RNA sequence: GGGCCCUUAGCUUAGUCCGGCUGAAAGCGACUCGCUCAUAACGAGUUGAGCGUUGGUUCAAAUCCGACAGGGCCCA
Repeated sequence: GGGCCCUUAGCUUAGUCCGGCUGAAAGCGACUCGCUCAUAACGAGUUGAGCGUUGGUUCAAAUCCGACAGGGCCCA
């Protein structure tokens, strides 16, 4: 220098292909309560992200397109 892939709650991921039953889902975590002599386990409830940033297309964008940023793999 060239090519490809990834970026979504505190952490790990699904959803992206094919835009609209998503005012974005799950597990773990955290908090409160119950149970217990107590802890763990278990049960109930609560909590938290508008999807890396920016611009574009569209009635409508996490989802399509461009640029940029960060990370990874390969080629030279």
Predicted 3D model of a 76-nucleotide RNA (transfer RNA) from Halopenitus persicus. Model confidence (mean pLDDT): 82 of 100. The organism belongs to Halopenitus, within Archaea. Rfam family: tRNA. The family's RNA type in Rfam is transfer RNA. Gene Ontology term of the family: triplet codon-amino acid adaptor activity. It was read from a public genome assembly.